A computed fold for a 474-nucleotide part of an RNA from an uncultured bacterium, annotated as small-subunit ribosomal RNA, 3' major domain. The RNAcentral record of the full RNA draws on ENA, Greengenes and SILVA. It matches the Rfam family "Bacterial small subunit ribosomal RNA". The coordinates come from a structure-prediction model, not an experiment, and the mean pLDDT is 87.

Context: one part of a larger RNA
RNA sequence: UGACGGGGGCCCGCACAAGCGGCGGAGCAUGUGGCUCAAUUCGACGCGACGCGAAGAACCUUACCUGGGCUUGACAUGCGGGGCGAAGCCGUGGAAACACGGCGCUCUAUGGAGCCCGCACAGGUGGUGCAUGGCUGUCGUCAGCUCGUGCCGUGAGGUGUUGCCUUAAGUGGCGCAACGAGCGCAACCCCUGUCCUUAGUUGCCAGCGGGUAAUGCCGGGAACUCUAGGGAGACUGCCGGUGCCAAACCGGAGGAAGGUGGGGAUGACGUCAAGUCAUCAUGCCCCUUAUGUCCAGGGCUGCACACAUGCUACAAUGCGCGGUACAGAGGGCUGCGAUCCCGCAAGGGGGAGCGAAUCCCAAAAAGCCGCGCUCAGUUCGGAUCGGGGUCUGCAACUCGACCCCGUGAAGUCGGAGUCGCUAGUAAUCGCAGAUCAGCAAUGCUGCGGUGAAUACGUUCCCGGGCCUUGUACA
Numbered sequence: 001u002g003a004c005g006g007g008g009g010c011c012c013g014c015a016c017a018a019g020c021g022g023c024g025g026a027g028c029a030u031g032u033g034g035c036u037c038a039a040u041u042c043g044a045c046g047c048g049a050c051g052c053g054a055a056g057a058a059c060c061u062u063a064c065c066u067g068g069g070c071u072u073g074a075c076a077u078g079c080g081g082g083g084c085g086a087a088g089c090c091g092u093g094g095a096a097a098c099a100c101g102g103c104g105c106u107c108u109a110u111g112g113a114g115c116c117c118g119c120a121c122a123g124g125u126g127g128u129g130c131a132u133g134g135c136u137g138u139c140g141u142c143a144g145c146u147c148g149u150g151c152c153g154u155g156a157g158g159u160g161u162u163g164c165c166u167u168a169a170g171u172g173g174c175g176c177a178a179c180g181a182g183c184g185c186a187a188c189c190c191c192u193g194u195c196c197u198u199a200g201u202u203g204c205c206a207g208c209g210g211g212u213a214a215u216g217c218c219g220g221g222a223a224c225u226c227u228a229g230g231g232a233g234a235c236u237g238c239c240g241g242u243g244c245c246a247a248a249c250c251g252g253a254g255g256a257a258g259g260u261g262g263g264g265a266u267g268a269c270g271u272c273a274a275g276u277c278a279u280c281a282u283g284c285c286c287c288u289u290a291u292g293u294c295c296a297g298g299g300c301u302g303c304a305c306a307c308a309u310g311c312u313a314c315a316a317u318g319c320g321c322g323g324u325a326c327a328g329a330g331g332g333c334u335g336c337g338a339u340c341c342c343g344c345a346a347g348g349g350g351g352a353g354c355g356a357a358u359c360c361c362a363a364a365a366a367g368c369c370g371c372g373c374u375c376a377g378u379u380c381g382g383a384u385c386g387g388g389g390u391c392u393g394c395a396a397c398u399c400g401a402c403c404c405c406g407u408g409a410a411g412u413c414g415g416a417g418u419c420g421c422u423a424g425u426a427a428u429c430g431c432a433g434a435u436c437a438g439c440a441a442u443g444c445u446g447c448g449g450u451g452a453a454u455a456c457g458u459u460c461c462c463g464g465g466c467c468u469u470g471u472a473c474a
Stems, first nucleotide, its partner, number of pairs: 001474002003471003007468007015458002019421005026312008034303002042053002064298007073121001077120006084114001088103006106113002123287002126285003132281002134276003137272001139270001144183006150159003163174003189264004194232007204221002208219003235258001238252005314414001318373007330361003335354002340349003380411001385406007427450007
């Protein structure tokens, strides 16, 4: 000087408390450990690995296994040699890759492209993240981390950065051997909340006219909504009180909005030899008729178990049936696909319109109205299994999703323990998208609908900041 303390003081954070909903019990989904296996490819391991790399494992992917092939190679460049037939087509063998045989003279024509032989080399998801770059997680959006000069100290170093007040903040004020400055904080950026203005199609429809069973449907309108460009607005600016006549805090007015309005992007010096050699790049090492490469099939989906994250439930604030209303954000041309017809349905036929504020996906769902169920392992719950079908795809046996009929399991609210959340939040309800032929999505990323409860307080648990104290630790 740090680090540490079941030392002290001050202060924060869904850290506790207050409250709401979960997890831990059940079934299933997904990931992981373990076991098994010819292989169940590899990585990730407290927080910060375990619905993680996977925003799509039937083949492909694929890195694994078994078997069958190829070696200048599936891919790049260069050199030397070869008039040589290359690609391709056909035949035979074959699971294919490939091997063998046969038939083919293209562009350009010195030569080159292509092919063959040879050489130099290619190739490696082989090893090392304890050789690395880059990128990332984490402490932590925490308020800290430093520098120049000066001053103090033999020196390590200190001071500044400590103190008092204040703040979300090393935010600001006052004081002070310090005076300044940098990286952080904040602001500048984006979305959202109010208003004005410009513009008016594909969006809008108040007033006028036309028309319909009905609809902005038409003429038209530019008000409103909206769209998307510009601007205004919030700054403790105003008033009162407290405070030191400070910074600021408390209350109030006005206002759509207050005291960083709400959200996002943004992550200081550093820590963990944290993670990644399998995104990529890269040193060194290693393999080169194989640790490279091609193909078929299998595996990554195996199941006595264990854990993690979820989904669905155990019902009446519910379930079923019928009727009926209201979003936002997205996606669409090898695409989205309306009306119509067929089918109980998945879906099929058909094809209008739309490269889309125009058309389509599209129905939003919870909600509301009505009817049934009456506490029952049930009209709850849907696992499992049997049968029949649809769709994608070369192909659904291993191993897809969906539909219909039948079957209806466990489960009556979950031990010790443990997690999330402070407001348009939790809870609950549906919708869309990426990946994608299809899909194991209950995942992820977004979007809106309905919409709470509670916070006395900081003693205690966890993490963190500042000052101080002890230390046999560095």